[in-house]
């Protein structure tokens, strides 16, 4: 490649530097841009995973004893040191189904669940 899991309506640069025309994954729309876009550096935000501290329980080990103490382990909570992520607009809607409001003229559509795609972690492979 692909695979299983969680998460996706919060939060953070409309005013740093460097850069110059593009970008918001894909479609269909609708935006964002030279009052400067991709990127990169800088700040800044969260807090998955690892590492720390810490409260409670629980293993083993020990004991006269459900005692100290040492190892391990789970939950919670902080923390911002390490891996990463993230910083228009809900993943900007939207794309397949299924319910439902409203209207009846050609082109209709309003919401809700669910699901598909896709992010971003973490783990198989």
């Nucleotide at each position: 490649a692909c695979c299983u899991u969680a998460u996706c309506c919060a939060g953070a640069g409309a005013c740093g530097g460097u850069g110059g025309a593009g970008g918001g994954a894909c479609u269909g729309g609708c935006c964002c841009g030279a009052u400067g876009a991709a990127a990169c550096c800088c700040a800044g935000c969260a807090a998955c995973c690892g590492a720390c501290a810490u409260a409670u329980c629980c293993c083993c080990a020990g004991u006269a004893a459900u005692a100290a103490u040492u190892g391990g382990g789970a939950u919670g909570u902080g923390c911002a040191c390490g891996g990463u992520g993230c910083u228009a607009a809900u993943u900007c809607c939207u794309g397949c189904a299924g319910a439902u409001a409203c209207a009846a003229a050609u082109u209709u559509a309003u919401u809700c669940u669910g699901g598909u795609a896709g992010a971003u972690a973490a783990g198989g492979g």
Predicted 3D model of a 125-nucleotide RNA (SAM riboswitch aptamer (S box leader)). Its mean pLDDT, the model's own confidence on a scale to 100, is 81.